Model confidence (mean pLDDT): 77 of 100. The RNA shown here (Bacterial RNase P class A) has 389 nucleotides and comes from Marinicella gelatinilytica. Lineage of the source: Bacteria > Pseudomonadota > Gammaproteobacteria > Lysobacterales > Marinicella.
C1' cells in the first nucleotide's frame, strides 16, 4: 500500500416555535409561573446468578436439576481473568460438553476372517501326493552313418521306459499375520538384522507404562533410569465420583376505604384423617374432614418505585479479571403507558439535478452476566504479502 486479528468509541449535527413527565421554588392555589431533568450498547431474548417480599419461628433424607482441567476474581453465577493440555491457522490470534471406560450395564448396521475372552479370507514358506513342461543320466527298440575279424562296437535322429533337478498347475497337512483385501476403526510406527517364510523375535528412535529427579501453588512440563510393552473405541451412552441446589415472584407484598352473609340446610365422617408455597419419606406445627342443594359482596386509591453489592475523575495494589482510598456529584419512574411534532440550514450516500435516504431499535422493582441485532463513521495496539530506500 493492501490484507487480516483483537480491543474500544460514536452512531446524525445546529436552531426557532408548539407540546408532555417527574423533581424544587414561589405565588393570585389555578391544568398558574419559573428553573432543572427526561430510554439502551443492546432497553431486545427470558438464557444464567442474585437482592428484596412473602410462605415461615422451617429442620434432616431420597429422588431430581446444575457444573466438570488448575489458580484466581465476585454478593453469586453455567459469568469473567490468567495458565495447562488438545485441536485450527503462515502468523497475530481461535475453539473446547477438557473428572472417571480398571465399579457395571449398553452400543457399533452393513462389509469383513475377525470388533474385545476380538483373527486367518488372499497372499507367503515348508512338507506330501498327482498330472504336465524343461534339462542331464541311464536303459530299450527303430532308423541311419561309420568301422568292422559278420560276433558287433561307436556318433546322430526319434519314440518309450526309470531316476536327479528345476519350474507351472491342481489337492492335503503344517507354519505365518510382515503385505494385500473390508470396514469409521483391525493385535503400537519407521528402519535395520534375523528367518523356510515372517514376527518387538532382536536392535535403534518415537511411543505406552512404571519409578526417580528438576521446575510450577497446581494443572503440567523437561531429563534419568527401566519394562517389549498396547487390558482397544464410545460416557452431548445409561452410569460412578467431586460440588452446588426450598418455593412462588412486584400481577411479590403492606396499607387505607367501601360493601356483604365470620351465610343457610341435609347426609355421611373422628387422629392409622386433613391442612402447612414443587415430588415422595421421617420430623415438627395446627386442627375434623368429604359430598350435594339453595344463596350474596368487591375487583378504587396510596405505598412497594429508585441513594443503589450505583455510576464517573483520579490516586493506589495487581499480568489482569478486580479490589481499595479521596473528590466532586443525583444521574427516568410512567400507569393504556411522558421525551414527540413542524420549520430552516449543514454532514454523509444514492440519483431522474428534481428529490429521496441516513443501523439496530424503546424503561414498568433493581442489579451482574451470556446471547442475538447492528447502515456508516472513527482510533489503537499486533501479524501477514508486496514495494521503496
Nucleotide at each position: 500500500u493492501g490484507a487480516g486479528u483483537u480491543g474500544g468509541u460514536u452512531g446524525g449535527g445546529c436552531a426557532a416555535u408548539c407540546g408532555c413527565g417527574g423533581g424544587u421554588g414561589c405565588u393570585u392555589c389555578a391544568u398558574g409561573c419559573a428553573u432543572u431533568c427526561g430510554a439502551g450498547g443492546a432497553a431486545a431474548g427470558u438464557c444464567c446468578g442474585g437482592g428484596c417480599u412473602c410462605c415461615a419461628c422451617a429442620g434432616g433424607g431420597u429422588a431430581a436439576a446444575g457444573u466438570g482441567c488448575c489458580g484466581g476474581a465476585u454478593a453469586a453465577c453455567g459469568u469473567c481473568c490468567g495458565g495447562g493440555a488438545g485441536g485450527c491457522g503462515u502468523g497475530a490470534g481461535c475453539c473446547u460438553a477438557c473428572g472417571g471406560c480398571c465399579a457395571g450395564u449398553g452400543c457399533a448396521a452393513c462389509a469383513g476372517a475377525g470388533a474385545g475372552u476380538a483373527g486367518a479370507c488372499c497372499g507367503c514358506c515348508c512338507g506330501a501326493c498327482c498330472a504336465c513342461u524343461c534339462a542331464a543320466u541311464u536303459u530299450u527298440u527303430a532308423a541311419u552313418g561309420c568301422u568292422u575279424u559278420u560276433g558287433a562296437g561307436u556318433g546322430u535322429u526319434a519314440a518309450a521306459a526309470a531316476u536327479u533337478g528345476a519350474g507351472u498347475g491342481g489337492u492335503c497337512g503344517g507354519g505365518u499375520a510382515a503385505g494385500g483385501g473390508u470396514g469409521a476403526a483391525a493385535g503400537g510406527g519407521u528402519g535395520c538384522g534375523g528367518u523356510a517364510a515372517g514376527a518387538g523375535c532382536g536392535c535403534a528412535c518415537c511411543g505406552c507404562g512404571a519409578c526417580u529427579u528438576u521446575g510450577g501453588u497446581a494443572a503440567c512440563a523437561a531429563a534419568g533410569u527401566u519394562g517389549g510393552c498396547a487390558u482397544g473405541g464410545u460416557a452431548a451412552a445409561c452410569c460412578c465420583c467431586a460440588c452446588u441446589u426450598g418455593g412462588a415472584g412486584c400481577a411479590a407484598g403492606a396499607c387505607c376505604a367501601a360493601a356483604u352473609a365470620g351465610g343457610a340446610a341435609a347426609a355421611c365422617u373422628a387422629a392409622u384423617g386433613g391442612u402447612g408455597u414443587g415430588a415422595c419419606c421421617c420430623g415438627c406445627a395446627c386442627u375434623u374432614g368429604u359430598u350435594u342443594u339453595c344463596g350474596g359482596g368487591u375487583a378504587g386509591g396510596u405505598u412497594g418505585c429508585u441513594u443503589g453489592a450505583g455510576g464517573u475523575c483520579g490516586g493506589c495494589a495487581g499480568u489482569a479479571a478486580u479490589g481499595u482510598c479521596u473528590g466532586a456529584u443525583c444521574c427516568a419512574g410512567a400507569u393504556g403507558a411522558a421525551u414527540g411534532a413542524u420549520u430552516g440550514c449543514c454532514a454523509c450516500g444514492a440519483u431522474u439535478u428534481a428529490u429521496c435516504g441516513u443501523a439496530c431499535a424503546g424503561a414498568a422493582c433493581c442489579c451482574g452476566g451470556c446471547u442475538u441485532a447492528c447502515a456508516g463513521a472513527c482510533c489503537a495496539a499486533c501479524u501477514c504479502a508486496c514495494u521503496u530506500u
Its Rfam family is "Bacterial RNase P class A". About the family: Ribonuclease P (RNase P) is a ubiquitous endoribonuclease, found in archaea, bacteria and eukarya as well as chloroplasts and mitochondria.